[in-house]
Molecule: small-subunit ribosomal RNA
Organism: uncultured organism
RNA sequence: UGGCUCAGAAUGAACGCUGGCGGCAUGGAUUAGGCAUGCAAGUCGUACGAGAAUCCUCUCUUCGGAGAGGAGGACAGUGGCGAAAGGGUGAGUAACACGUGAGUAUCUACCUCCAGGUCGGGAACAGCCCGCGGAAACGCGGAUUAAUGCCCGAUGGUCCCUUCGGGGUAAAGAGGAAUCGCCCGGAGACGAGCUCGCGGCCCAUCAGCUUGUUGGCGGGGUAACGGCCCACCAAGGCGACGACGGGUAGGUGGUCUGAGAGGAUGGUCACCCACACUGGGACUGAGAUACUGCCCAGACUCCUACGGGAGGCUGCAGUCGAGAAUCAUCCGCAAUGGGCGAAAGCCUGACGGUGCAAUGCCGCGUGGGGGAUGAAGGCCUUCGGGUCGUAAACCCCUGUCAGAGGGGACGAAAAACAUGACGGUACCCUCAGAGGAAGCCACGGCUAACUACGUGCCAGCAGCCGCGGUAAUACGUAGGUGGCGAGCGUUAUUCGGAUUUACUGGGCGUAAAGGGCGCGUAGGCGGCGCAUCAAGUGGAGCGCGAAAGCCCCCGGCUUAACCGGGGAAGGGCGGUGCAAACUGAUGGGCUAGAGUGUCGGAGGGGGAGGCGGAAUUCCUGGUGGAGCGGUGAAAUGCGUAGAGAUCAGGAAGAACGUCGGUGGCGAAGGCGGCCUCCUGGACGUACACUGACGCUGAGGCGCGAGAGCGUGGGGAGCGAACGGGAUUAGAUACCCCGGUAGUCCACGCCGUAAACGAUGGGCACUAGGUGUGGGGAUCGUGAUGAUGUCCGUGCCGGAGCUAACGCAGUAAGUGCCCCGCCUGGGGAGUACGGUCGCAAGGCUGAAACUCAAAGGAAUUGACGGGGGCCCGCACAAGCGGUGGAGCAUGUGGUUUAAUUCGGCGCAACGCGCAGAACCUUACCUGGGUUUGACAUGGCCGCGCGAGAGGCCGAGAGGUCUUGUUCCUUUGGGACGUGGUCACAGGUGCUGCAUGGCUGUCGUCAGCUCGUGUCGUGAGAUGUUGGGUUAAGUCCCGCAACGAGCGCAACCCUUGCCCGUAGUUACCAGCAGGUGAGGCUGGGGACUCUACGGGGACUGCCGGUGUGAAGCCGGAGGAAGGUGGGGAUGACGUCAAGUCCUCAUGGCCCUGACGCCCAGGGCUACACACGUGCUACAAUGGGCUGGACAACGGGAGGCGACCCUGCGAGGGGGAGCGAAUCCCGAAACCGGUUCGUAGUUCGGAUUGGAGUCUGCAACUCGACUCCAUGAAGGUGGAAUCGCUAGUAAUCGCGGAUCAGCAUGCCGCGGUGAAUACGUUCCCGGGCCUUGUACACACCGCCCGUCACACCACGAAAGUUGGGUGUACCCGAAGUGGCCGGGCCAACCUGCGAGGGGGGCAGGCGCCGAAGGUAUGACCAGCGAUUGG
Repeated sequence: UGGCUCAGAAUGAACGCUGGCGGCAUGGAUUAGGCAUGCAAGUCGUACGAGAAUCCUCUCUUCGGAGAGGAGGACAGUGGCGAAAGGGUGAGUAACACGUGAGUAUCUACCUCCAGGUCGGGAACAGCCCGCGGAAACGCGGAUUAAUGCCCGAUGGUCCCUUCGGGGUAAAGAGGAAUCGCCCGGAGACGAGCUCGCGGCCCAUCAGCUUGUUGGCGGGGUAACGGCCCACCAAGGCGACGACGGGUAGGUGGUCUGAGAGGAUGGUCACCCACACUGGGACUGAGAUACUGCCCAGACUCCUACGGGAGGCUGCAGUCGAGAAUCAUCCGCAAUGGGCGAAAGCCUGACGGUGCAAUGCCGCGUGGGGGAUGAAGGCCUUCGGGUCGUAAACCCCUGUCAGAGGGGACGAAAAACAUGACGGUACCCUCAGAGGAAGCCACGGCUAACUACGUGCCAGCAGCCGCGGUAAUACGUAGGUGGCGAGCGUUAUUCGGAUUUACUGGGCGUAAAGGGCGCGUAGGCGGCGCAUCAAGUGGAGCGCGAAAGCCCCCGGCUUAACCGGGGAAGGGCGGUGCAAACUGAUGGGCUAGAGUGUCGGAGGGGGAGGCGGAAUUCCUGGUGGAGCGGUGAAAUGCGUAGAGAUCAGGAAGAACGUCGGUGGCGAAGGCGGCCUCCUGGACGUACACUGACGCUGAGGCGCGAGAGCGUGGGGAGCGAACGGGAUUAGAUACCCCGGUAGUCCACGCCGUAAACGAUGGGCACUAGGUGUGGGGAUCGUGAUGAUGUCCGUGCCGGAGCUAACGCAGUAAGUGCCCCGCCUGGGGAGUACGGUCGCAAGGCUGAAACUCAAAGGAAUUGACGGGGGCCCGCACAAGCGGUGGAGCAUGUGGUUUAAUUCGGCGCAACGCGCAGAACCUUACCUGGGUUUGACAUGGCCGCGCGAGAGGCCGAGAGGUCUUGUUCCUUUGGGACGUGGUCACAGGUGCUGCAUGGCUGUCGUCAGCUCGUGUCGUGAGAUGUUGGGUUAAGUCCCGCAACGAGCGCAACCCUUGCCCGUAGUUACCAGCAGGUGAGGCUGGGGACUCUACGGGGACUGCCGGUGUGAAGCCGGAGGAAGGUGGGGAUGACGUCAAGUCCUCAUGGCCCUGACGCCCAGGGCUACACACGUGCUACAAUGGGCUGGACAACGGGAGGCGACCCUGCGAGGGGGAGCGAAUCCCGAAACCGGUUCGUAGUUCGGAUUGGAGUCUGCAACUCGACUCCAUGAAGGUGGAAUCGCUAGUAAUCGCGGAUCAGCAUGCCGCGGUGAAUACGUUCCCGGGCCUUGUACACACCGCCCGUCACACCACGAAAGUUGGGUGUACCCGAAGUGGCCGGGCCAACCUGCGAGGGGGGCAGGCGCCGAAGGUAUGACCAGCGAUUGG
């Protein structure tokens, strides 16, 4: 930088656990799926006829009853009004559907107001009755009849038509009455119709759409304008300001969220729209194209006597289905409202209520005060205690809710009376009793809250990061704690956080992002001054912006939620008037922007034609004679048919050395020999001219390296592919020999790139310094030059900017204008679609799925088969080994009852072990033991003891006998023993829970800190640099100055000298003495001993270096540049090693995983490895003679010496707790022998015989003697040590230890070789560089393949959906035409009839569903296949 995620608020919710009360709300979001049953729209008798049941009266009667009259008024009917409201739903609809503001070509029943009228007449049809059909639904015929039903006439203001004469058009009555109606006209109110401006979804991978289409004339139609419909005429209309198409969706007030802007949403309430089984249609009417009307078609359900019929809960309840999911088949018209009615009243699933549901919001309760032994209990514990916790108990109170009893409303309304579903509800009073009422989630970080146990990468958790592999605050449980509380969590969804689509409010050099470049259309933006207009703009005022909601105030329910009243606010739209700065428009000006002309020079700018030389290759000829070529080295290749080399001649194609530059030109790509022609642009200069003509630029057009494509040429060199040779594990590469396309030319395509300055274009402004190309100016000059300037091109750098890197007048600074582009990584620049292309492919350009990141810059490390500098026995140079043999020892492995355990590259393996026969010992087998082998304490019993002895036993142990201490206040105590309880004990596990100790890098020269400074920060500086050193050693320099741990020094030892001291050491001189001998006297000189000093410091000289540090050489010196050796090990690394030294958390065992004992094992043995010893021999072996150490050790010891044994040793044994005595040095030297041999080398192995230690040498000790004499003749690949008193070689001592040493730790003797040098191997230090590494190269990471799974694309095809076009068929029905059949009112006629008018019916137009054909689109499936 950037994505992911969380904490908030919200919901018509659902799910899990839980659930006391009340108020107010809310409650089919899914199948606009199907519906049983009941109810949801009627009413009016004061419009009308008729009139059942019942009652009364009268008459008749066969006493069953019948008839008449009256009252009565049901069902049904005519008529009127209503049924178009109310109620439901959101399917459809992207539309004037909605919102808002305007408009008018219009209508409006009931209501209100005003004005007028209400006269005369007539004919029917239901019902009822009769007859008929039908299962039913229902229908047909006849007869009779009323009206506020229907018709005619009259009048006629208005209204309509008009040829201006005129013509046409109304009414209804009812009631006892009051009164209510009826008709015409005007106005209002209410409601509705129609039109227009503006506003509000997604896809451009939908770019073109349209024939009634756009307009006109005339007509039809409507309440009304209109192409709404029709005929004719014209050819228009719409569209990147997104038409057309596709997808989605009822719209709004509002609601949720948000600081706001915005985003999301449209459930309840309110307004508008649309729909009513699906599709079509009209009728009636003021109003419908009508939810509970009609007709037709279709699907579905039901009835049927099979002929036909019936139905439409998206009204209220209820049911089924689907679903995660959404209630009562309740009460009432008491209130509010509606319909009808004069009214009484009737109707009203609108509505008012109740019920169910924690679904939401709000309120209340589940008690209050006191109460410490801080009870019991739980949990934790360092065992002291802590905590739950005043919590409980207990004491004293209170009485909300729920419960019981009593009282008891408002809601009800004009003067009174009557009227309440809710409801005996709210509310009030009384009573009883703390009694009936708390859960849920979380506690690793984000995020508030921690411990224990269980579990052991299991079981599980998880919003993201991530937890769990034996101590898990992350899983499960418990205790505790936190949060909320009748709820709490989870899930889903929205906004927020997310300035993460950025209008407010982001970006594009390297993080995602500048188009490859130009020309230019639309569009956007635009210089100076004047005038006018007033579209934008500003101020004022007016209308609208429904109510509810939000906000404020007041009020009503005890409060709140909720409700009532008032106010405020409200983006915006439309009028009116004013202003004129700015933008805009118009007019007329200006010259600073832009442009033109004249002159001039610069340039690989472009196109065409021609010319040139060098080189390469080829050809011909000459000379010449064996190779050439090529590479790391080679080979393939060429060459005696003469290559290569060399000379001469010729041919061809391509590219243009030097100049040449960090330089020039071009818009970019790009452009380089020379000449000519044609041609573009930039620049400079001074004037003149035009007068804003400008900038940018979506689309569009053009240009566009290389490669590639097409046609035809050309082809020297080079050279994909390809062939061959090498390299290699392979080598489809890198290297070599060849070589085709291509590279070149012409014409035509392609249109990409790290097309990069990874930086779009234009204009303006903002410190400097220094180069360079072009032009001109001033000064000066012989020339070089100096100063300032315009255009271009570089470097450095300031402010400023930037995450940093960096940029910095050629901006990545400061501003303005325009364009392009970005929005996590992968999938993917892929798929599909479109378009371009001959193809290759280009442009445009997703999604599913998946990840918790992917990135940028910088930092510190680490690393590099990066660089520089420098060290180390690191290599090299040397010497000796290991690896081969035998043996010793350790390890692996194997074996075993056990072969105890640990240690594993360097840095485990002669290591822990400086001593495994028993012991040790931890292992195995067997025998035993349980307060224990050991510690502390409590209680009880007994008694003393320790010791000694006997028996049994392998022993441990058991048992028997003997024995008898001290203090005492006589209780007992110390002590012992038996029992018991706490506890002991564990070499059982975890070194990955630890302390301590140790190894290692590494005796390497490093590791840090304080302050300051620099940096946003990590961090840097110091510590880097120049020298120098063994060294971060020192010097110099330096934004650093100091300091610490390391280095060095101080310490020990050794080397020289001195002083002091002088026994046990020493012995020069003196004396004594011996076979000899410091043996003795003595001495203090010497050696030595052991204490103290001195000495060495680059101090001196020379050279060098920076008059530095230092280095080199020299003198002196015992010693010289740290003299040699040791001790000493920085910050840290390796989860290095050790729980078996010790200590220690946790876990585990407790008649055993403790303890004791015997025997065995750790010593096994086909093998493999490490470390050693001894050898392989003559620089040697044997024999013999001879010489010289040091460090040390010694009393249960060292042991002289003597005797003895071949010897190990044995028997005696002086001396010595030791400078006194004891512990034999060897290699070496002299002599001799062996003579290259498996030996006189070598000593393994084995047999025999012994010695010593020890309770005991069988498993399993060491040594001695005799005999035996194995392998082995210098050791493959490989590998180790050492730089001087070192390696090599020789022996000696010591620790451990009864005994046991080739091991270990020390000591001295003899005593070398080599180092040119730092290229290479290994390890390390400093600086630097790259990095995609950071458990850090033993890192990270890529691709194929194999298997499984997921998503997506393609695919022969297949299934479905909506849709276009053409045609066929054509229901109902409106309007049109015909109408020979039929017809009461009016006219005429006495009548018959006629007229006028109409109906059925028919025809044809349109027309839903259906059918046929065809097209495009979308979706599903699809063997297989792709990335």